[in-house]
Molecule: c-di-GMP-I riboswitch aptamer
Organism: Dehalococcoidales bacterium
RNA sequence: UCCCGACAAAGCUAGCCCUUCUGUGAGGGGGGGACGGAAAGCGGCGGGUCUUUGCGAACAAAGAUGGCCGAGCUGCCGAA
Numbered sequence: 001u002c003c004c005g006a007c008a009a010a011g012c013u014a015g016c017c018c019u020u021c022u023g024u025g026a027g028g029g030g031g032g033g034a035c036g037g038a039a040a041g042c043g044g045c046g047g048g049u050c051u052u053u054g055c056g057a058a059c060a061a062a063g064a065u066g067g068c069c070g071a072g073c074u075g076c077c078g079a080a
Base pairs, nucleotide, nucleotide: 004078005077012037013036017032018031019030020029021028022027035067041073042072045070046069047068048065049064050063051062052061053060054059
């Protein structure tokens, strides 16, 4: 340094739910809280899922999700 990830240390983050604002919607922002997380940090690149619009349908377009998976970039700590 890489792999790896401990009933370690120090911090970090925040599912469901409540509340408020916002979006046609999926959703998103703030506050409370803590199911969890070693990339649950970053970016929608590929796939998945979801929404809206068009369409008889297949499907297409525009979106959402980075806490669904893969790949990419970056990163704290240091036992075995």